Record summary
A computed fold for a 136-nucleotide RNA from a Dehalococcoidia bacterium, annotated as c-di-AMP riboswitch aptamer (ydaO/yuaA leader). It matches the Rfam family "c-di-AMP riboswitch aptamer (ydaO/yuaA leader)". Rfam links the family to the GO terms regulation of gene expression and cyclic-di-AMP binding. It was read from a public genome assembly, where an Rfam model found it. Model confidence (mean pLDDT): 75 of 100.
RNA sequence: AGCCGCGUCUUGCCGAAUUCCCGCUCAGGUGGGGACCGGGGGAACCAACACUUUGGGUGAACCCUCCUCGCAGGGCGGGCCACUCUGUUCGGCCCGAACGAGUCAGCUAACCCAGGAGGCAAUGGGAGCAGGCCCG
Repeated sequence: AGCCGCGUCUUGCCGAAUUCCCGCUCAGGUGGGGACCGGGGGAACCAACACUUUGGGUGAACCCUCCUCGCAGGGCGGGCCACUCUGUUCGGCCCGAACGAGUCAGCUAACCCAGGAGGCAAUGGGAGCAGGCCCG
């Protein structure tokens, strides 16, 4: 000097998954409440016209194709590219999983129910346009 691993802090990313107060505590945690952010159930009207594991929910996570079944291709959906916020164009790089309910469920005011996890990145971040904010 470089590489690898671990811990802490900072910054940033996916996601609803942030924050404040009070009590208890073996000081590791844990109980309760508020704000805020997501989700489900639930009338009339409307929709539907029986029902069913051919059901329904969260989520971007679905559909199609083959002489070939592959880390395949196409369509479509989603994310990131960091001087700050929003939008947008081109280009680049990725993802298209997983989980849960339990025979029940359309929409849905009032109302009710529980959720606020987890996983990652690293001196290098592609350019342009429009608007906003802050400072001089």